[in-house]
This record gives sequence, structure tokens and C1' cells, in this order.
RNA sequence: UGAUAGAGGCGCAGUAAAGAUGAGUAUCCGUUCGCAGGCACCGCAGCCGUUUACCGUUCGGAGAAAGGCGAUACUGCCGAAGCCCUGAAAGCCUGCGGAGCUUUCACCGCUGAGCGUAUGCCGAAGAGGUAUGCGAUUGUCAUCAUAGCUUAUGUGAUGGAGUGCUAUCG
Repeated sequence: UGAUAGAGGCGCAGUAAAGAUGAGUAUCCGUUCGCAGGCACCGCAGCCGUUUACCGUUCGGAGAAAGGCGAUACUGCCGAAGCCCUGAAAGCCUGCGGAGCUUUCACCGCUGAGCGUAUGCCGAAGAGGUAUGCGAUUGUCAUCAUAGCUUAUGUGAUGGAGUGCUAUCG
């Protein structure tokens, strides 16, 4: 230096999935009142509407979904994977373009692992995620100290980062 096989533990992801949230919201029907605009936002176009009322609103009835989460099971795994920035493609809305949202892909960068907590951000969210700080924990290696006749090994302190560590082979 390369190949192969491995280890960490509230370990990671994928698939299936009860369920909670979203939400008594959007939307639909009836109804009350108001009245000139409306089709969420911007531009252009188109369409609908102006007294049998677009739209908003009151009350009553019906009543979702997506993203995010997820008991549990199975599968694949241990840069597992996650996230930020940027870019590309596809999809969603009256049409086109933008913006927005969703999905996928690529690239740079960051993170050893999970937990708790504070703040910021994402998020409908008191869910969850993430960045940074702090705290204790944990695996691993290095250094030092110490126990041990010695080795093996144990314990403690400090430090490093997965581009690490262990084993085997070249």
C1' cells in the first nucleotide's frame, strides 16, 4: 500500500404496516349576510361572474390526501447512512413561463456511534430532523500512569478520527 473477512449498539437504511398527527383543515352540499370581482402568488393568455351572485362569510351536514412520524416484522448492511450548498430531470396548479411543493439523480463539504440538553433553521407541529455548543456514555487506536514476577490483561487520565480500528493474505 492492496485484497478479503470482521467489530461497535437504544447502531443504520430499505420494504410492508396497525396507528397518531395533518384535521373536523382542504373540499363538497344546503343555508345566512355582504357585494365585484374570482380562477392560492407574479407576468401574459384564457375562462367564470356582476342580483337565479364569482368570491368571502354565518350556521348545519358530509369529510379527505400529501410531505414528515411510526409499534412491529422481514431484508440488506457497519460511510451503515444522514444532512447542508449547488445543479439537472420528471411530476402537481385553467394554459404557458416563473415562484412554490413532491420525487429522482449528480457534485462539493461535514459527521466514529447512539443518548440528553440549549439555541438557530426546516416543519402545521409541543412530532421528527438538522447545524453548532455543552453534558455524561460507548467502541477503537495512540501516549502516559498504575495493578500484575513477566506476558496476556485490567484500571485511570489525556488526545485523535471511520481517510479510523481488528484479523488473515499478498
Lysine riboswitch aptamer from a pig gut metagenome, 170 nucleotides, folded computationally. It matches the Rfam family "Lysine riboswitch aptamer". Rfam describes the family as follows. Riboswitches are metabolite binding domains within certain messenger RNAs that serve as precision sensors for their corresponding targets. Allosteric rearrangement of mRNA structure is mediated by ligand binding, and this results in modulation of gene expression. This family includes riboswitches that sense lysine in a number of genes involved in lysine metabolism, including lysC. Of the family's consensus pairs, 100% are formed in the model. The RNAcentral record of the sequence draws on MGnify.